[in-house]
């Protein structure tokens, strides 16, 4: 010097399920599982170093009260400006031993 993390500013992308009463047929409350997050949100995740999500999926085995709850699928496919800054690690180059 190159390059980079948190981090910051700023601009985008995304999900919301399931199960058990009550109440009533527009639908809602109430609690209970798992999650960061279950349309409270101005919250939470995530933006190519992209599993945040979304197809494949009325999928497939488990497991559970049930459920993308756990795993396959998946070295598959899609899938959201950018700026500032800089430590480490490593990579070049000059000098000195």
């Nucleotide at each position: 010097c190159u390059u980079u993390a948190u981090g910051c500013c700023g601009u985008g992308g995304g999900g919301u399920g399931c199960c058990a009463c009550c109440a009533a047929a527009c639908u809602g409350g109430u609690g209970g599982c798992u999650g960061a997050g279950a349309u409270c949100a101005u919250a939470c995740c995530c933006g190519u170093c992209g599993a945040a999500c979304c197809u494949g999926a009325u999928c497939u085995g488990g497991u559970u009260a049930g459920c993308g709850c756990c795993a396959g699928c998946g070295g598959a496919g899609g899938g959201a400006a950018g700026g500032c800054g800089a430590a480490g690690c490593a990579g070049g180059g000059c000098c000195g031993c």
This is a predicted structure of a 97-nucleotide RNA (TPP riboswitch aptamer (THI element)) from a Beijerinckiaceae bacterium. Its Rfam family is "TPP riboswitch aptamer (THI element)". Gene Ontology term of the family: thiamine pyrophosphate binding. Its mean pLDDT, the model's own confidence on a scale to 100, is 77.